[in-house]
RNAcentral holds the sequence, with entries from ENA and Rfam. Transfer RNA from a Candidatus Babelota bacterium, 73 nucleotides, folded computationally. Its Rfam family is "tRNA". It is annotated as a transfer RNA.

RNA sequence: GGGGCUAUAGCUCAGUUGGUAGAGCGCAUGGAUGGCAUUCAUGAGGUCACCGGUUCGACCCCGGUUAGCUCCA
Numbered sequence: 001g002g003g004g005c006u007a008u009a010g011c012u013c014a015g016u017u018g019g020u021a022g023a024g025c026g027c028a029u030g031g032a033u034g035g036c037a038u039u040c041a042u043g044a045g046g047u048c049a050c051c052g053g054u055u056c057g058a059c060c061c062c063g064g065u066u067a068g069c070u071c072c073a
Base pairs, nucleotide, nucleotide: 001072002071003070004069005068006067007066010025011024012023013022019056027043028042029041030040031039032038049065050064051063052062053061
């Protein structure tokens, strides 16, 4: 220098052939227990890495940028 993969909640990760963004763990509140542990219920938490484009509508399609992993030279 060139190719490929990845980037979504605090963490680990799903997701949708374009139509209201989810799970587990963690966190907060409440119940069960005399208390702890444990368990149950409810809730908060996201500009879907960034900048543009296409579209009535983009996490998803297109171009570019950044970061990480990897292959080739």
Model confidence (mean pLDDT): 82 of 100.